[in-house]
RNA sequence: UCCGUCUCAGGGUAACCCUAUCGAGAGGUAGGCGCACAAAGUCGCAGGUCCCAUAAUCGGACGGCUGGGCUACCGGA
Numbered sequence: 001u002c003c004g005u006c007u008c009a010g011g012g013u014a015a016c017c018c019u020a021u022c023g024a025g026a027g028g029u030a031g032g033c034g035c036a037c038a039a040a041g042u043c044g045c046a047g048g049u050c051c052c053a054u055a056a057u058c059g060g061a062c063g064g065c066u067g068g069g070c071u072a073c074c075g076g077a
Base pairs, nucleotide, nucleotide: 001077002076003075004074012037013036017032018031019030020029021028022027035064041070042069043068045067046066047065048062049061050060051059
C1' cells in the first nucleotide's frame, strides 16, 4: 500500500424505544436498551433527504442515505 474479516485477539460504536434536558423545528446531549455495523471513526466538500422560527435571497439538521477526502485494530499478501 492492497485485500480480507465481527475470522484469531483486544475490543469499539449503539438503531428503535424510554427518561431527563436543549432547540422554532429537523434534530442534538446524558443515562438505560441492544437493531445492526469491518471503519456505524472523522470531515457538511458533492449529491440527496429533512426543518422554516424569521422581513429575508441569509440559514439550520442528518456521517447508521450515497459518493469522496483524511485517519485506524487484527490477519494475509